This is a predicted structure of a 111-nucleotide RNA (Guanidine-I riboswitch aptamer) from Kordiimonadales bacterium IMCC3096. Of the family's consensus pairs, 100% are formed in the model.
[in-house]
């Protein structure tokens, strides 16, 4: 140069939009009403909801050591420690209502 591994799922937070709920906004309907309908409004703190490879956490998988069964030894099975590092990253595209550190993507690309 190159190539392979660097797991899974969940909770929950940074984020994130605007279908819904409600907030504001004017309109119309109503004799009113703390009432109703349709529209705007996310440059509306919120609820529902998106949501992290490089955030947290728990669970499990995996390896690597002991000890218990077990075997002729090996595989297996069950328990217990332990390890499970490192990680700057674009334009542009997609999902979903819509965005987004979510998917492409541990990408291109830098080092």
């Nucleotide at each position: 140069a190159c190539a392979a591994c660097a797991g899974g799922c969940g909770a929950c937070u940074a984020g994130g939009g605007u279908u819904c709920c409600g907030g504001c906004g004017g309109g119309c309907c109503g004799c009113a009403a703390g009432g109703g309908c349709a529209c705007g409004u996310g440059u509306c703190u919120g609820g529902u909801c998106c949501g992290a490879g490089a955030g947290u956490u728990g669970c499990c998988a995996u390896c690597c050591c002991g000890c218990c069964g077990a075997u002729g030894a090996c595989a297996c099975g069950g328990c217990g420690g332990g390890a499970c590092a490192c990680a700057c990253g674009g334009c542009g595209g997609g999902c979903c209502a819509a965005a987004a550190u979510c998917c492409c993507g541990g990408g291109a690309g830098a080092u």
Model confidence (mean pLDDT): 87 of 100.
It was read from a public genome assembly, where an Rfam model found it.